[in-house]
Context: one part of a larger RNA
C1' cells in the first nucleotide's frame, strides 16, 4: 500500500412541542398495586381539558390597578380536549463517532540513576625527592650552608580502572548513544563488588530543572472516566420536487452564539405579488451656477497705512509700494447652493401576467469567512488578484459553447434517447466545422501580433492662409552700393564681443546688417534684386493609418501553430454558411395544473333510508344489509407548463436480520458461490438456466432493529 471483516443520531422518561393515525369526547385517563396467566379483570388516588383576574388573600364572566360605577392592563362576548401508536425537533443524561494536553485519589517503584549508610575488593612500572633525622662546615650559642639518609603530595610520565575532549565512519545502525584513531584522570573530592535506606509537589541533586527502570517544569498504574475539547477528522443505500446563506442588531464577541434577513413543508388567504400605462407626490444627486459660506486671478477704483516733499503745529502735496472695502471679467468646493435632472422610491388608478407570485400562523432547517466583474464613492499614490460601502451580474451551488489552456468575462440555464433541423456568442487559408466571398478605400510597419511621455519632409482625407504666365517655388548667372570704421565703449570693435540709435542718399535692389570668418580689417554668405527655365509653390489647423522612443536571464517565446501583404491585417456596406447540452423535430419518463371521461367499477367517512337479528329502562341502542346524496383519495385521457443545483427542508421506494399470521418449495436438492440470459428509472430483482454446493428457503401482508461503508494520519487479521 492493497485485500476481508468490523466501524459512527441511540436507548430512557405517566419530560416538552408540532405532524399523521386510532380510542372516546365535554369530557378523556389511569398511576402504584391487587387477583392472577388470560398480553385478562380490577385498582378514581393523581393528571390534562372545561374560565378568568390577581404577588396574594380574593372576587369571578369578569379580575387587577385605583378613591372612583373613570381609564387602561389582562380575559369573556367566537367552547375540543384526552388517552395510546408512529414519527419530526427538543429537554436531562456520554447523547452521532473517534481524539487531548490535563485534574483528582489509592497503589506500584531506588534491579537504571541521584547521595547517604554497612562491609569488602582494586590502582603494572617509571620518575621526582618535602618535612625530619645523621654527619660535616660555620657561630660566644644559635641561625645558616654542603652531603647523605629519608620518603611527603587531591606531585609528574604511563597500562588496568574508570571518563567522554577532537575527528571519521554509523544515521530503515552491528548498537532506541555504538564502532575506529587521537584526548583527560589515573594514591584520589579515586574506582568498585555486595547488603542497606530515602518516594512523586515527594525523594536526591559538587546545580544541569539534572536523575528517580529507554518515560520527567512534577514518575509509573488502577479509579472518578465515555474529564471537557465554541476545534479537527469521519460518518455506510436509491429516487423523485422546491432550494439558500456568507447581510443587520447584540454578544469577555470576532472561524462561536441569540434574534431578523434569506430556505422548505403544513395550513389559511384567494391576486393582496409582480410588470406597464395614466394620475399625484416628497426629494436637492449629476450636472450646473455664484445669489450666500468659503477660496483664488487681473484690471479700475479708493478708505487706511509705509516710503518722498514740504513742515513750529495742524493741515498740504507726491507715490513704477502694501492694500480693505466697492465694481468689471473669468473660475474652484464632499461638509457652498439662486438652480437642478435621469433614474430610484411612495400612494391611487387600469390592463396583463398566473409564475415554485404575495401575506399570516405554526414544524424544520441551514447561512451569519464570501469571490471576481460593470457601474456610484470612500481609504491608497484616480497603486494593488489591496480595503470598505452601495448598486446589479456571474461563481459560490453552473454543466454546455467562445475566450489557445482560464471558478467570477462574453453566449447560453443540461430530464432521458436520436448517425435530424435552426441558431447565439465567437468564426469561415491549413491544422479545425464554415468563403483563399463580394463592393469602395487604409496601411507596407509583420504594424496587425504588448507600452507613455516625447520627437520625425511616412502616407491617405478635409479646411483655411499666403505667393504664381504682369512668371511664383527650387536650381543657375549676375548684383548685394554710398554717407560710414554710425556713436559709445575698448588696447582694437570697421554690419557681426557688448551698450544706444537705426536715419538719409544712389538706385532694379542691397539690412548702421542673417550666419562663417579676423586681433582689428579682408575674405566667403545671407536678406533683398535683375536674369536663364518654365507650372505650379508655400505656411497653418483638423483627422485616418503607420515610424522612433522598445534592454534579461534553459530554447523561437508580447498572433495557439503552420503561415499571411490589392491581406488570411485594418475601417465600411453586403450576401452566404458554421456554430451549443440553447431552439425545432420526434419518441419516453417524472412533477403539477386545467378540463374531460368512468359516474360507482373499489374501498373509506359522514347524513338520510329498506329488511332481518340481539339487547331494551320500550326513548332508543348495536351488528349485518340495500338503496341514495356530498366531499375526498387513488384510475384512464387530452393539453398547458415545469424538471442544473452545494447547505438544507418535503415525498416515495429498494435491501439486510430477527419476529406474528397466511401460503407455498425442498435429497426428483434448501441456502450459499460462479457464469450465462432476461427485467426494472434506480437501489435491485428473476420459483429463468448451467455449474458447484449438500439442508434448509422463499412469496404475501404487519412487528421490531446491533439494518446499507471508499475515506475517520480508524480498529483487527491476512497478504
Nucleotide at each position: 500500500g492493497c485485500c476481508u471483516g468490523c466501524g459512527a443520531g441511540u436507548u430512557a422518561g405517566u419530560g416538552g412541542u408540532g405532524c399523521g393515525u386510532g380510542g372516546c369526547g365535554a369530557g378523556g385517563u389511569u398511576a402504584a398495586c391487587c387477583c392472577g396467566u388470560g398480553u385478562g379483570g380490577g385498582g378514581u388516588a393523581g393528571c390534562c381539558g372545561u374560565a378568568g383576574c390577581g404577588a396574594a388573600a380574593g372576587c369571578g364572566a369578569g379580575u387587577c390597578u385605583g378613591a372612583a360605577u373613570a381609564g387602561g392592563g389582562c380575559g369573556a362576548u367566537u367552547u375540543a380536549g384526552u388517552c395510546g401508536c408512529g414519527u419530526g425537533c427538543u429537554c436531562u443524561a456520554g447523547a452521532c463517532c473517534c481524539g487531548a494536553a490535563g485534574c483528582g485519589g489509592g497503589g506500584u517503584g531506588a534491579u537504571c540513576u541521584a547521595c547517604c549508610c554497612a562491609u569488602g575488593g582494586c590502582c603494572a612500572g617509571g620518575g621526582u625527592g618535602a618535612a625530619g633525622c645523621g654527619a660535616c662546615g660555620g657561630u660566644a650559642a644559635g641561625a645558616c650552608g654542603u652531603c647523605g639518609u629519608g620518603g611527603a603530595g587531591g606531585c609528574c610520565c604511563g597500562a588496568a580502572c574508570c571518563c567522554a575532549c577532537c575527528a571519521g565512519g554509523g544515521u530503515u545502525g552491528a548498537a532506541a548513544a555504538c564502532c575506529u584513531g587521537g584526548g583527560g584522570g589515573a594514591u584520589g573530592a579515586g574506582c568498585u563488588g555486595u547488603g542497606g535506606g530515602u518516594a512523586g509537589g515527594g525523594g536526591u541533586g559538587a546545580a544541569a530543572g539534572g536523575c528517580c527502570a529507554a518515560u520527567c517544569a512534577a514518575a509509573c498504574u488502577c479509579c472518578g472516566u465515555g474529564a471537557u475539547a465554541g476545534c479537527u477528522g469521519g460518518u455506510u443505500c436509491u429516487c423523485c420536487c422546491c432550494g439558500a446563506a456568507a447581510u443587520g442588531c447584540a454578544u469577555u464577541u470576532a472561524g462561536g452564539u441569540g434574534c431578523a434577513g434569506c430556505g422548505u413543508c403544513a395550513c389559511a388567504u384567494g391576486u393582496u405579488u409582480c410588470a406597464c400605462g395614466c394620475c399625484g407626490g416628497g426629494g436637492g444627486u449629476a450636472g450646473a451656477g455664484c445669489a450666500c459660506u468659503g477660496g483664488a486671478u487681473g484690471g479700475u477704483c479708493u478708505a487706511g497705512g509705509g516710503g518722498g516733499c514740504c513742515u513750529a503745529c495742524a493741515a498740504g502735496c507726491u507715490u513704477a509700494c502694501c492694500g480693505a472695502a466697492a465694481u468689471c471679467a473669468a473660475c474652484c468646493a464632499a461638509a457652498c447652493u439662486c438652480c437642478g435632472a435621469a433614474u430610484a422610491c411612495c400612494g391611487g388608478u387600469g390592463u396583463g401576467u398566473g409564475a415554485g407570485a404575495g401575506u399570516g400562523u405554526g414544524g424544520c432547517a441551514g447561512u451569519g469567512a464570501g469571490a471576481c466583474u460593470g457601474c456610484g464613492g470612500g481609504c491608497g499614490a484616480u497603486a494593488a488578484g489591496g480595503u470598505u460601502c452601495g448598486u446589479g451580474g456571474u461563481c459560490g451551488a453552473g454543466a454546455g459553447g467562445g475566450a489557445a489552456a482560464c471558478a467570477g468575462c462574453c453566449c447560453a440555464g443540461a430530464a432521458c434517447g436520436c448517425c435530424a433541423g435552426c441558431u447565439a456568442a465567437g468564426g469561415c487559408c491549413c491544422c479545425u466545422a464554415a468563403g483563399u466571398g463580394u463592393g469602395c478605400g487604409c496601411u507596407a510597419a509583420g504594424u496587425g501580433g504588448g507600452a507613455a511621455a516625447g520627437g520625425a519632409u511616412g502616407u491617405g482625407g478635409g479646411g483655411u492662409c499666403g505667393c504664381g504666365a504682369a512668371g511664383a517655388c527650387a536650381a543657375c548667372c549676375a548684383g548685394g552700393a554710398g554717407g560710414u570704421u554710425g556713436g559709445c565703449u575698448u588696447a582694437g570693435a570697421a554690419g557681426c564681443a557688448g551698450c544706444c540709435a537705426u536715419c538719409c542718399u544712389u538706385g532694379a535692389a542691397a539690412g548702421a546688417g542673417u550666419g562663417c570668418g579676423u586681433a582689428a580689417u579682408a575674405g566667403c554668405u545671407c536678406a533683398c534684386u535683375g536674369g536663364u527655365c518654365a507650372a505650379g509653390u508655400g505656411g497653418u489647423c483638423c483627422u485616418g493609418c503607420g515610424c522612433c522612443g522598445a534592454c534579461a536571464a534553459u530554447g523561437u517565446a508580447g498572433c495557439g501553430g503552420g503561415g499571411c501583404u490589392u491581406a488570411a491585417g485594418c475601417g465600411u456596406a453586403c450576401c452566404g454558411c458554421c456554430g451549443a447540452a440553447g431552439c425545432u423535430g420526434u419518441g419516453u419518463c417524472a412533477u403539477u395544473c386545467a378540463c374531460a371521461c368512468a359516474a360507482u367499477a373499489c374501498a373509506u367517512c359522514c347524513g338520510c333510508u329498506u329488511c332481518g337479528c340481539u339487547c331494551u329502562u320500550c326513548g332508543g341502542a348495536g351488528c349485518g344489509u340495500u338503496g341514495u346524496g356530498c366531499a375526498g383519495u387513488g384510475g384512464u385521457g387530452u393539453g398547458g407548463a415545469u424538471g442544473g443545483g452545494u447547505a438544507g427542508g418535503g415525498g416515495a421506494g429498494c435491501g439486510u436480520c430477527c419476529u406474528g399470521c397466511a401460503u407455498c418449495c425442498a435429497g426428483g436438492g434448501a441456502a450459499g458461490c460462479a457464469g450465462c440470459c432476461g427485467c426494472g428509472u434506480g437501489a435491485g430483482c428473476g420459483a429463468g438456466u448451467u455449474g458447484u454446493g449438500g439442508a434448509g428457503g422463499g412469496u404475501g401482508u404487519g412487528g421490531g432493529a446491533g439494518u446499507g461503508a471508499g475515506a475517520a494520519u480508524g480498529c483487527a487479521g491476512g497478504c
Model confidence (mean pLDDT): 83 of 100.
A computed fold for a 719-nucleotide part of an RNA from a Patescibacteria group bacterium, annotated as large-subunit ribosomal RNA, domain II.
Lineage of the source: Bacteria > Bacteria candidate phyla.
Its Rfam family is "Bacterial large subunit ribosomal RNA". Its family is annotated with structural constituent of ribosome and ribosome in the Gene Ontology.
The full RNA is in RNAcentral, with records from ENA.